Context: one part of a larger RNA
Molecule: small-subunit ribosomal RNA, 3' major domain
Organism: uncultured bacterium
RNA sequence: UGACGGGGGCCCGCACAAGCGGUGGAGCAUGUGGUUCAAUUCGAUGCAACGCGAAGAACCUUACCUGGGUUUGAAGAGGGGCAGACAGGGGAUGAAAGUCCUCCUCUCCGCAAGGAGCUGUCACUUAGGUGCUGCAUGGCUGUCGUCAGCUCGUGUCGUGAGAUGUUGGGUUAAGUCCCGCAACGAGCGCAACCCUUGUCCUCAGUUACCAUCGUUAAGUCGGGGACUCUGAGGAGACCGCCGGUGACAAACCGGAGGAAGGUGGGGAUGACGUCAAGUCCUCAUGGCCUUUAUGUCCAGGGCUACACACGUGCUACAAUGGACGGUACAAACCGUUGCUACUUCGCAAGAAGGUGCCAAUCGGAAAAAACCGUUCUCAGUUCGGAUUGCAGGCUGCAACUCGCCUGCAUGAAGCUGGAAUCGCUAGUAAUCGCGGAUCAGCAUGCCGCGGUGAAUACGUUCCCGGGCCUUGUACA
Repeated sequence: UGACGGGGGCCCGCACAAGCGGUGGAGCAUGUGGUUCAAUUCGAUGCAACGCGAAGAACCUUACCUGGGUUUGAAGAGGGGCAGACAGGGGAUGAAAGUCCUCCUCUCCGCAAGGAGCUGUCACUUAGGUGCUGCAUGGCUGUCGUCAGCUCGUGUCGUGAGAUGUUGGGUUAAGUCCCGCAACGAGCGCAACCCUUGUCCUCAGUUACCAUCGUUAAGUCGGGGACUCUGAGGAGACCGCCGGUGACAAACCGGAGGAAGGUGGGGAUGACGUCAAGUCCUCAUGGCCUUUAUGUCCAGGGCUACACACGUGCUACAAUGGACGGUACAAACCGUUGCUACUUCGCAAGAAGGUGCCAAUCGGAAAAAACCGUUCUCAGUUCGGAUUGCAGGCUGCAACUCGCCUGCAUGAAGCUGGAAUCGCUAGUAAUCGCGGAUCAGCAUGCCGCGGUGAAUACGUUCCCGGGCCUUGUACA
C1' cells in the first nucleotide's frame, strides 16, 4: 500500500421488510448429471454451466459408430500435356458412393498450317485435419457493475516503499456540485450529446384521414387539407419563477404554471482492472501430432437410449371456472421459390379451382382475454388432459428407428404442493392473445408487439452484494 475481520462509523441496491405471483408435489416439454450403448459427437459446471453454443439433429446438418470405397485427394489457383463441345442417352455391377462398357458429338477465325474459347481428364506445384494445447495467443464474450470509481503531470512531505491531490464539512443517482485545505491542474469513467416514447407548432397530403357539401351497399366516388395518421424540421424542462430551510454556497422541501418537474419513462452506451473465467468446434494463429489416415466420399445407424437425480418451462388441479351461441376493440411485423381473398368439396386437418398484391393500396388477419345470453352445481366432475387404439391430412427422394396436424374412441396422475427457494416498485407484477427469426416440414424455447391491469414499501435491527472513512492483523 492492499486484502481480510462472526471490528467500528456513514451510505446504497427487490438485499431484507411490506405485498403480489410462482418454483419445490402431478403429467408433459426441454437441457444436464448418471447409467447404458457399436456410437449415444464435442464444448459450457457456484453466483457468471444446465429451453446454454443449437435463430430449429428424419437424409443433409454431423463433428460420433458400423460397413463399403478412395489416396495430389472434396474445393480453388497457376502454367503444361491429352481428348472432346458442354450437355445427354443406354447397359453391367452395387445399399449408395463408385467402378466398368458403349452410343452421339466441339464452337469461332482461317484455303491450310495454326490460333482462340469452353468442358473433361492426366501428371506437377501448392493439400487436408470440428486432432491436442483457451495454462502459448489474437479477436470476441461473460462477471463484479452502469458499481463510482481508476489514474497522471508538476509541486510539497517522507531515507524509502509511498503519501498528498482523491482526505475533511455539507450535498448528489454520481470523485455530482459547493466550501475548506500543500496543493494546483489534467485524463479515462459520471452526466450531456444519440435513438425511442409523452405535448404543441410549421411544412407535405397518397395508398392514410372524413368535420362541412353531395353521393354510395361500403371514404365507394366527387370533393376537402380541418381532424386522425404518416415523416421531415422546429419549440418545450433549465431548480427557469415564487415561498421556506441552508453557510450569503452547493443543494433540499413545498407551490404555481405546464402535456411533462427536478436524470419525465425506456434503450443504446460498460472506466483502470478481477476471475491463468469462457471460446483453438465461428474465424485467425504459435507449437505439437497425423499424412493409403486423426484426410476424404457414401449407405445405414446414433446424437431422440432410460432404474434414476437436478435445473428451466408448459398444462392443470376448477365456478373470479368449463362448454355453446352472439357482439366489440390492438400494436408490431411478414409476403413473388411468397402471402393468398373468394367459391366449391371435406366433421376437421386440408384439397381443387381461382383473384389481388413486389404491398400505408392486396393478403396473412380470426386478435384473445373482455362484454351479452344459455347451460353445468362442487363431483376426480361437462375439471384435467397424459397415455393408447383406429381412421385420415401435410411437408419432403424418404416420416420404421425419429416430424407436425385433424377426427373418433380411450380418459392416467393431479383436490394448491415438506424443508427450502425465485421474480417483481407502475402501465411494473399478474393475466390475455398477436407477430418474427431459424425453417421444405417441425416452438411449451428465444426475440419483439400490444390488450386488461393490481397490491405494498413502517423502516434499515437482521440476511446477501457493493461504495467511502477508520481501526486491528502471526496474510501478500